[in-house]
RNA sequence: GACGGAGUAGCUCAGUUGGUUAGAGCGUAGGAUUCAUAACCCUAAGGUCGGCAGUUCAAUCCUGCUCUUCGUCA
Numbered sequence: 001g002a003c004g005g006a007g008u009a010g011c012u013c014a015g016u017u018g019g020u021u022a023g024a025g026c027g028u029a030g031g032a033u034u035c036a037u038a039a040c041c042c043u044a045a046g047g048u049c050g051g052c053a054g055u056u057c058a059a060u061c062c063u064g065c066u067c068u069u070c071g072u073c074a
């Protein structure tokens, strides 16, 4: 330099061939239980869906550019 994959909650990941509220597990906080702790149970918080622009009535999803990262080739 060329090509391809990935980027979504603190971490690991799902998701929708564009549509009404963006989710799970772990973790965190509170509660319940217990003599107490752990486990189990309940509740809650936490997201510019990497960034900018475009298409559209409507974009996490489609298009372009760009950033980070991984791989292959040179």
Stems, first nucleotide, its partner, number of pairs: 001073007010026004019057001028044004050066005
Molecule: transfer RNA
Organism: bacterium